[in-house]
RNA sequence: GGAGAGUUUGAUCCUGGCUCAGAUUGAACGCUGGCGGCAUGGCUAAAACAUGCAAGUCGAACGAGAACUGGCUUCGGCCAGGGACAGUGGCGCAAGGGCGAGUAAUGCGUUUCUAACGUGCCCCCCGGUUUGGGAUAGCUCGGAGAAAUCCGUGGUAAUACCUUAUAACCCCAGUUGAUCUAAUGAUUGGCUGGGCAAAGAUUUAUCGCCUGGGGAUCGGGAAACGUCCUAUCAGCUAGUUGGUGAGGUAAUAGCUCACCAAGGCUAAGACGGGUAGCGGGUGUGAGAGCACGACCCGCCGCAUCGGGACUGAGACACUGCCCGGACUCCUACGGGAGGCUGCAGUAACGAAUAUUCCGCAAUGCACGAAAGUGUGACGGAGCAAUGCCGCGUGAAGGAUGAAGCCCCUCGGGGUGUAAACUUCUGUCAGGGUUUAGGAAUAAAUGACCAGACCCAAAGGAAGGGCCGGCUAACUCUGUGCCAGCAGCCGCGGUAAUACAGAGGGCUCAAGCGUUAAUCGGAAUCACUGGGCUUAAAGCGUGCGUAGGCGGACCCGCAAGCAUCUUGUGAAAUCCCAUGGCUCAACCAUGGAAUUGCUUGGUGAACUGCGGGUCUUGAGAAUGGUAGGGGCUGCCGGAACUCUAGGUGGAGCGGUGAAAUGCGUAGAUAUCUAGAGGGACGCCCAAAGGUGAAGACAGGCAGCUGGGCCAUUUCUGACGCUCAGGCACGAAAGCAUGGGUAGCGAACGGGAUUAGAUACCCCCGGUAGUCCAUGCCCUAAACGAUGCGUACUAGGUGCGGGGAGGUUCUGACACCAUCCGCGCCGAAGCAAAAGUAUUAAGUACGCCGCCUGGGGAGUACGGUCGCAAGGCUAAAACUCAAAGGAAUUGACGGGGGCUCACACAAGCGGUGGAGCAUGUGGCUUAAUUCGAAGCAACGCGAAGAACCUUAUCCUGGGCUUGACAUGUAUGGAUUAGCUUCUUGAAAGAGAAGUAACGCUGCUUGCAGUGGAACAUACACAGGUGCUGCAUGGCUGUCGUCAGCUCGUGCUGUGAAGUGUCGGGUUAAGUCCCUUAACGAGCGAAACCCCUAUCACUAGUUGCCAGCGAGUCAUGUCGGGGACUCUAGUGAGACUGCCGGUGUCAAACCGGAGGAAGGUGGGGAUGACGUCAAGUCCUCAUGGCCCUUAUGCCCAGGGCUGCACACGUGCUACAAUGGCGUAUACAAAGCGACGCGAGACCGCAAGGUGGAGCAAAUCGCAUAAAGUACGCCCCAGUUCGGAUUGUGGUCUGCAACUCGACCACAUGAAGUUGGAAUCGCUAGUAAUCGCGCAUCAGCUACGGCGCGGUGAAUGUGUUCCUGAGCCUUGUACACACCGCCCGUCAAGUCAUGGAAGCUGGGAGUACCCGAAGUCGCCAGAUCUCACUGGUGCCUACGGUAAGCUCGGUGACUGGGACUAAGUCGUAACAAGGUAGCCGUA
Repeated sequence: GGAGAGUUUGAUCCUGGCUCAGAUUGAACGCUGGCGGCAUGGCUAAAACAUGCAAGUCGAACGAGAACUGGCUUCGGCCAGGGACAGUGGCGCAAGGGCGAGUAAUGCGUUUCUAACGUGCCCCCCGGUUUGGGAUAGCUCGGAGAAAUCCGUGGUAAUACCUUAUAACCCCAGUUGAUCUAAUGAUUGGCUGGGCAAAGAUUUAUCGCCUGGGGAUCGGGAAACGUCCUAUCAGCUAGUUGGUGAGGUAAUAGCUCACCAAGGCUAAGACGGGUAGCGGGUGUGAGAGCACGACCCGCCGCAUCGGGACUGAGACACUGCCCGGACUCCUACGGGAGGCUGCAGUAACGAAUAUUCCGCAAUGCACGAAAGUGUGACGGAGCAAUGCCGCGUGAAGGAUGAAGCCCCUCGGGGUGUAAACUUCUGUCAGGGUUUAGGAAUAAAUGACCAGACCCAAAGGAAGGGCCGGCUAACUCUGUGCCAGCAGCCGCGGUAAUACAGAGGGCUCAAGCGUUAAUCGGAAUCACUGGGCUUAAAGCGUGCGUAGGCGGACCCGCAAGCAUCUUGUGAAAUCCCAUGGCUCAACCAUGGAAUUGCUUGGUGAACUGCGGGUCUUGAGAAUGGUAGGGGCUGCCGGAACUCUAGGUGGAGCGGUGAAAUGCGUAGAUAUCUAGAGGGACGCCCAAAGGUGAAGACAGGCAGCUGGGCCAUUUCUGACGCUCAGGCACGAAAGCAUGGGUAGCGAACGGGAUUAGAUACCCCCGGUAGUCCAUGCCCUAAACGAUGCGUACUAGGUGCGGGGAGGUUCUGACACCAUCCGCGCCGAAGCAAAAGUAUUAAGUACGCCGCCUGGGGAGUACGGUCGCAAGGCUAAAACUCAAAGGAAUUGACGGGGGCUCACACAAGCGGUGGAGCAUGUGGCUUAAUUCGAAGCAACGCGAAGAACCUUAUCCUGGGCUUGACAUGUAUGGAUUAGCUUCUUGAAAGAGAAGUAACGCUGCUUGCAGUGGAACAUACACAGGUGCUGCAUGGCUGUCGUCAGCUCGUGCUGUGAAGUGUCGGGUUAAGUCCCUUAACGAGCGAAACCCCUAUCACUAGUUGCCAGCGAGUCAUGUCGGGGACUCUAGUGAGACUGCCGGUGUCAAACCGGAGGAAGGUGGGGAUGACGUCAAGUCCUCAUGGCCCUUAUGCCCAGGGCUGCACACGUGCUACAAUGGCGUAUACAAAGCGACGCGAGACCGCAAGGUGGAGCAAAUCGCAUAAAGUACGCCCCAGUUCGGAUUGUGGUCUGCAACUCGACCACAUGAAGUUGGAAUCGCUAGUAAUCGCGCAUCAGCUACGGCGCGGUGAAUGUGUUCCUGAGCCUUGUACACACCGCCCGUCAAGUCAUGGAAGCUGGGAGUACCCGAAGUCGCCAGAUCUCACUGGUGCCUACGGUAAGCUCGGUGACUGGGACUAAGUCGUAACAAGGUAGCCGUA
């Protein structure tokens, strides 16, 4: 001393980016704002500055000396004091203060060096302080000028200046010793010669002055190491590098110059470009790091821009000088003045940063002997919540809990002890009094700050953000993909905890948020501490340079290393301790730390270096050996095409099918001969061999490279890797020349297609493919896996080798061994898939490469190339993902197995006709609404003339309502009944009558009540909307065999296993196997009907036997045998036999049996899917209407008809139609009903009313069938539509719009195109019967019932659907998926571009200020000066380029943008497998 989270997916693991939580700030902005302390405060325009101040001081260096005072006076003035202003002179002005433009090293930091140096003021020591002189400011007078300022005359002083003396241990030259040093040398003596000093002042004790030496301090110079990005900057350099000499400096030095030499720097990054002051430190971080360099301290640089020197101890000088430029100001136009990057301040810029304050009281600095003066340094105050720290805005009590507000299930809950109220306290702010401290002293001295005490009153003092997840905190209302929010994910399309408001809550608090920025999290550049098979990432391959790394043993050295030590690492900061402000922030003292550099010693294991030795690494030698290793030449046969000839005679060829094409001028086919080019085909041939890779295959020969094995003979570490570099490098492509049989981009034609500038396919065909030479240098150049070495279980196959071992020997075999190529697999590793001695394991060495997706391997630049293009390689902008592996599904014009009237085999239909019915469409005032592939369409509707019925239309009405509940008022108005008016009705209006209960009683009054009514209000009502807000119900996949769970096990996990596999079944049915064992929902069974039998029971059913009766009949007595009825049972279970099968399950066959393998039929519908259907059955949230979208009524419509479709009926006829006769059902229904017999009517039906609430009566004759007869193949004796007439029935009413009957009429239709439906047995087909709804009926529909009663299949290729397993996937809204590109539209950034334009650094030439240095001349006693001139040179000018920007008609691609156009490229075998390179 180290925390993570959200976001890629249906889900998972991983990779990977984006985002968040933390800390910090010289901050800014929004809202808010009580006090104090300590800090901090122009980050932008090193852009410009008004005004004031920021450097002066010394009379004890000097002359002069105003005002004033005193004295004297000849009144002119003089003397003394006094000392202002200015001047000479000295010291200071090089400090202090500001800023960071420049600077990538002339800087800074650390450590050293200076034997190559300087140092005023300060300290110490020695010695000295001599002689003279001439000037000049000030001043005076005169003059010029607007001013600044200047000129001249006269005259004056000094610690100003000059001269002279003396002088050394000073300086110079020569000479000679000593000591020391790594050294050119240093230090210190002797001798000789030459040279150089000084200033005085005053208060008489000091301060000065000069020469020399030393010290201290502060500086100059040098070296090493460290010090940002860029190689899309790779070569740079002429004073350049060195030498000699000279000059110059305090001093070294190309610092400068002359000459000589040709060097110097550079991949450890020179040179160039960009950016930047550096450090102590600061922020962050666990640390390592990363970022920064405000305030404080050290260093550097700068002072309007550029240049220059002067003075001086020190400067090339912030508030000095000269020159040039820009700018500003003054001006009398002639000339002048200026420099806030000092403190304030102004304006400007900007998101943004303060007072033109007070004071020298403190600290410090300058001057002075001192008093003192000066000081925008500094000390303070002011402004700013800019930061850090502290305090307060009150404290205690106070309700089952006020009001208000909010929520509510209406009960209540929240705000909330919160308030009110009671009691109390006095911090801060406010007012007053006073003086400890900052003051150092004996005294004096405070700009400003501050201490103590008193007074009053809860009074003056709380806000900001947030509440979907991350992330602490939830409700209501409004809004309705709008308005808006958003850090990421994402919210908002009518029930928003995500917007806005409110209530409530959470969290910080005089602040809170936002923005910007840094570090962190980010192990997301990984030194600590990452990776590269598939996620981004191994160079296509080798050789090899620099570099890095390197076998065994011995000796030595001591560079690294270890340890001890020396000096340094400034202070401040950080940390620790202690102390001072009431605490804290802040401050002080001490310590530690400063991980660094450095001095000396010791050690010798390891690395290194030097020396020696060795053989195991490496290489060589010898002997073998395998091989499509490479290059060159020669040879060869088959096939193909062509040519010639023969035979032959109509087609060939080609395809999914065709056509183009070839062919009677003789093809194809076949035979013979010949020519040509190209490739080595088939076999051998393989999991095979060789090579570094690319790649390599007929045979022979020549040349040649490498490998392996054996021997262990030689060398003796000679090795490994490899940035640059060099070489090789498929195909395509390029250049030149050749060649061209076949194939074959482009191209032409034929097909295909909606199109088909394609594919598959066909007929042709140019480049090319081939050869030689030279380029190109890229591939999915792949094992997507760099090279080398070592180690780490095995099993097995193949190729190569040998003098191994076993066996007596040998073949052979086996074992062992070396090299190579494969497969399986343990541990380990890995996200997983997988890999696994040929590692992706464990380690070491070296190289290459990666850091989200897109933009983009693109642009620009460079380089290579003949070109195509290659190599190197960005940014703006944009997205929150892009991706890997695996999982579950779904899907596939993937695969396997299996099933189903799915197909096939059959039978009958539909599609054609007419009609019925439903739908669409059209029409209409309205044709109400819903249903829409299967799974809407004879469906909701099991009955639309009115009603039904629906605001579907027209019209007329009502408004508490047609219906429910409640409240208030009324009072007998009321209900009911009767009548009238109007009206189509509803309704409206009017008149009459007037009920019921209770109480009282003057018995018809009064009071009252319920219901009713009226009025008013709550409300009713809605077939209005939303089936995408819902419940319930239903359809469908599908009566398909599936769907799950518990425990266990496997996997990091999603998940898997079970449920898979082998059999079997109708079945996840059962059996076996088995990391599974069990269980549930489904299947099956249980239930109902039906087929057989038994028992029981016989009425309304039955009638065998007995009896009676009738024309006849179970009609009657009787009977229970039978049929039947309806209740209970039995029966069928693969139980038995044989075979097959795994000793199984089961299957096949058989027996018995009424029935046999589920006997037949029904009911029964798993988890789920379709936002399937239904708000118009019902229920229901929300919304909407409320004199209407509610309610009532009349009439109409739902029936409308050029048309289209579905479902049906009837037919087209002879297996038929018609007529006559005649046989046999079942199941139902009947009282507002069924209705017999009888009679009437051709009939529908009518009259009538026996019987029957039904095994009794009725509906009720079943029909097909059977028997006989007619018809004779025709639009008919088929068919019945349509129409006319007349009727019947129901009903208030049959016009729109009913059914039926009779007569008449007699349409289409002669078996139905493409296509399509049903059905596997009592089924299809066919025949009739019944019922529901219902007054009646458009029923040919629906639901049931029975009668007659087939054919075919024993298969699974195909179509459809389904189940299981498997496979691929870029799909998961799940293929009706996903998704690509052009074009069109808008927006944005960017490349190119004729040009236009700006900046930067240099080069060459021209000009050349000031100035140093040099030269010449003049004058001068000297010093100085003046003029001219030379070199250098700022600024400026010219020229050609380089480089970085801006802009630019036009142009290129790119990114983004709900619903544009065209196609369908990719993902499934994506419908032509995809992809890479190239044209």
Molecule: small-subunit ribosomal RNA
Organism: uncultured bacterium